This is a predicted structure of an 87-nucleotide RNA (c-di-GMP-I riboswitch aptamer) from a Candidatus Methylomirabilota bacterium.
[in-house]
RNA sequence: CCUGCGACAAGGCAAACCGUCCGCGAGGACGGGGCGCAAAGCUACGGGUCUAUGAGUGACUGACUUGAAGAUAGCCGGGCUGCCAGG
Numbered sequence: 001c002c003u004g005c006g007a008c009a010a011g012g013c014a015a016a017c018c019g020u021c022c023g024c025g026a027g028g029a030c031g032g033g034g035c036g037c038a039a040a041g042c043u044a045c046g047g048g049u050c051u052a053u054g055a056g057u058g059a060c061u062g063a064c065u066u067g068a069a070g071a072u073a074g075c076c077g078g079g080c081u082g083c084c085a086g087g
Base pairs, nucleotide, nucleotide: 005087006084012037013036017032018031019030020029021028022027035074041080042079043078045077046076047075048072049071050070051069054066055065056064057063
C1' cells in the first nucleotide's frame, strides 16, 4: 500500500410517521423524527418490483390487450469513490 473479516476512535447517513411543496401516479424535495445501515456515498449498466397519461377491444362505470415513458440505489448484482484500521 492492496484485499477480506471488523475491534478502537472520530464521526456520517437516516426508515416508518407528521407538516409544507412538486408530480396523473409510483415517487421526489425541504423541515421534524429515528427503524436501521460499514458504503443506507454516487451511478439506472443487468435483473426484480412499482406507476402509467395514450391507443385498441368491449362493456357499464369495470375488465383485458398493447407500446412508449417514468420511479425505486434503504430489492439484488455491476461500475466509480471513500473514514479508522487493533487482531